[in-house]
Description
This is a predicted complex of two RNAs, RNase P RNA and transfer RNA, with 419 nucleotides together. The coordinates come from a structure-prediction model, not an experiment, and the mean pLDDT is 79.

RNA sequence: GCGGAGGAGCGGAUGGUUGCGGGGUUUUCAUGACCUUGAGGAAAGUCCGGACUCCACAAGACAACGGUGCCGGGUAACACCCGGCCGGGGCAACCCGAGGGAAAGCGCCACAGAAAACGGACCGCCCCGUUGAAGGGCAAGGGUGAAAAGGUGGGGUAAGAGCCCACCGCGGGACGGGCAACCGGACCGGCAUGGCAAGCCCCACCGGGAGCAAUGCCAAAUAGGGGCCGCACAUGGGGUGUCUUGACCUGGCGGCACGGGUUGGCAGCAUGAGCCUUCGGGCAACCGCGGGCCCAGAUGAAUGACCGUCCACGACAGAAUCCGGCUUACAGUUCCUCCGCGCGU
RNA sequence: GCGGGCGUUGUGUAAUGGUAAGACCCUUGCCUUCCAAGCAAGAGAUGCGGGUUCGAUUCCCGCCGCCCGCUCCA
Numbered sequence: 001g002c003g004g005a006g007g008a009g010c011g012g013a014u015g016g017u018u019g020c021g022g023g024g025u026u027u028u029c030a031u032g033a034c035c036u037u038g039a040g041g042a043a044a045g046u047c048c049g050g051a052c053u054c055c056a057c058a059a060g061a062c063a064a065c066g067g068u069g070c071c072g073g074g075u076a077a078c079a080c081c082c083g084g085c086c087g088g089g090g091c092a093a094c095c096c097g098a099g100g101g102a103a104a105g106c107g108c109c110a111c112a113g114a115a116a117a118c119g120g121a122c123c124g125c126c127c128c129g130u131u132g133a134a135g136g137g138c139a140a141g142g143g144u145g146a147a148a149a150g151g152u153g154g155g156g157u158a159a160g161a162g163c164c165c166a167c168c169g170c171g172g173g174a175c176g177g178g179c180a181a182c183c184g185g186a187c188c189g190g191c192a193u194g195g196c197a198a199g200c201c202c203c204a205c206c207g208g209g210a211g212c213a214a215u216g217c218c219a220a221a222u223a224g225g226g227g228c229c230g231c232a233c234a235u236g237g238g239g240u241g242u243c244u245u246g247a248c249c250u251g252g253c254g255g256c257a258c259g260g261g262u263u264g265g266c267a268g269c270a271u272g273a274g275c276c277u278u279c280g281g282g283c284a285a286c287c288g289c290g291g292g293c294c295c296a297g298a299u300g301a302a303u304g305a306c307c308g309u310c311c312a313c314g315a316c317a318g319a320a321u322c323c324g325g326c327u328u329a330c331a332g333u334u335c336c337u338c339c340g341c342g343c344g345u
Numbered sequence: 346g347c348g349g350g351c352g353u354u355g356u357g358u359a360a361u362g363g364u365a366a367g368a369c370c371c372u373u374g375c376c377u378u379c380c381a382a383g384c385a386a387g388a389g390a391u392g393c394g395g396g397u398u399c400g401a402u403u404c405c406c407g408c409c410g411c412c413c414g415c416u417c418c419a
Stems, first nucleotide, its partner, number of pairs: 001341010012310007020038007040316001044327002047325005052211004065207005070084005085099001086097004100202002105200002107196003122142002124138004150168006169191001170189003175184003215267004225258001227256005237250004260418002274293004279288003311314001346415007355369002358366001363399001371387005392408005
């Protein structure tokens, strides 16, 4: 210098005029004046995990259903994050992986092919046989397929074959290392069991349901209406009436849908698993201690417009109960670390 | 704002993981004086992007689009 990998950040700046939402001061209320504050890294998708509230339910366990799925750690929790292991890709930095179990069972593997998984033989090879047929032996070679019954080499044989041997692979495995996943591995087995679990399933762990239009309170208005269901009270409760009895009328609580009314206000609602930072622990995610800060709060829903200067000429995009993540969109630009190649010293 | 469901020719539907089927519509030809009906032939689709798998309309994930429900009082 060229090419590449990983991580962190910014995402118009500044001045003036004039508007909008929240809060405060002042004014007798309205109003006006002044001061102050006012969107994001994703506020988005609503895909996960929680907080909070209501409903149901002794606790708990099991079943069903749903989810998660290598190991260890972090966290309030997670499907997130960090570190490691294994497999794959890349010369490398580094990247990707729903990554438990296929010798618990069931199922599927189209077409082609002899055969798609208790084994089997199309073209073939070998023996016998005059040739052929019939019979017997074989699975090395050809061919099909996404996938073909351990691979390569040697020995062996009529031809062959783990039939035998060496190495590799596979299964078991004393022992050693590691918290673990896992790694190494004397030795044993000659090999018996192909793939799919984002097919059913098995194993381990997690999960009660609904959602701020939850929920609580105030106010206004209406026919506090009839219907269905459940519960409670029984020579009964309330009312009318009566001298008394008899008689007549009526009704409590909860739920469901219908019918009716309203389209108001307050709380929830912003001090929180909050942000910045010294020091300490940890490889890291993160945690502890101390100090500092207060940072939108609407309910037709607020950030705009115009002018001046500058530059790289400004992308995706607008909070609505609140947090932790993930995913998706994003013009341009800054910084740090690392890798490969070339050149110079 | 919160929650639920669905995407297949132009329309409404079908498809145990194995060639996307059939109906109406459309085009062309035949028939008819012409039209309609009828007959024959033809065109046209899995919303988009990934993953699992030999193979995806189907199974899984992420986007995009459409539809539906949910106020308060008594």